[in-house]
RNA sequence: GGGCCCUUAGCUUAGUGGUAGAGCGCUUCAUUUGCAAUGAAGAGGUCGCCGGUUCGAAUCCGGCAGGGUCCA
Numbered sequence: 001g002g003g004c005c006c007u008u009a010g011c012u013u014a015g016u017g018g019u020a021g022a023g024c025g026c027u028u029c030a031u032u033u034g035c036a037a038u039g040a041a042g043a044g045g046u047c048g049c050c051g052g053u054u055c056g057a058a059u060c061c062g063g064c065a066g067g068g069u070c071c072a
Base pairs, nucleotide, nucleotide: 001071002070003069004068005067006066007065010024011023012022013021018055026042027041028040029039030038048064049063050062051061052060
């Protein structure tokens, strides 16, 4: 330098055009002498960035950035 893949909540991730879910973690409450476990409720995400297409974009297209992998 080139090819391919990935980027969504603190972490791991689902979501193939109609205003984003889960598990773990976190907070509160119940239970316990206390902790853990369990149950209930809740907070937390301008979907890496900038443009384009579209009535509508996490999703499609282009560029950039970061990471992984292969080739040179």
Molecule: transfer RNA
Organism: Parcubacteria group bacterium Greene0416_39